[in-house]
């Protein structure tokens, strides 16, 4: 870095450092000196692992922790309109995590 599957409408601090940016990219359209991103502490529990016989536990290895993957982006169908614009759904494709292959 590549493929293979599954899942992405729940959940998660008024903490210390930190100084200016962030939300994958592009258009929006949002978050942020009432502090961005990042560490660290803390939490959530989403996958495989372990424990327990339940229906949990956070003990182990990722992960996560503003807003449906924030929203749209290609197709397709319904609807309304008749001047177009729009709204909704599905399905794809990108994306992000797990857990396997080589």
């Nucleotide at each position: 870095a590549u493929c293979u599957u599954a899942u992405c409408a729940a959940g998660a601090g008024u903490a210390g450092c930190g100084g200016a940016g962030a939300g994958a990219c592009u258009g929006g359209c949002u978050c942020g000196a009432u502090g961005a991103a990042g560490c660290u502490c803390g939490a959530c529990a989403a996958c495989c692992g372990g424990c327990g016989u339940u229906a949990g536990c956070a003990c182990g290895g990722u992960g996560u922790c503003a807003a449906u993957u924030c929203c749209a982006g290609c197709a397709g169908a319904u609807g309304g309109c008749g001047u177009a614009u729009c709204a909704u759904c599905u399905g794809g494709g990108a994306g992000a995590u797990a857990a396997g292959a080589a």
Notes
The RNA shown here (SAM riboswitch aptamer (S box leader)) has 102 nucleotides and comes from Sporolactobacillus vineae DSM 21990 = SL153. The sequence was found by an Rfam model in a public genome assembly. The model forms 94% of the base pairs in the Rfam consensus. Model confidence (mean pLDDT): 84 of 100. The source organism's lineage runs through Bacteria, Bacilli, Caryophanales, Sporolactobacillaceae and Sporolactobacillus vineae.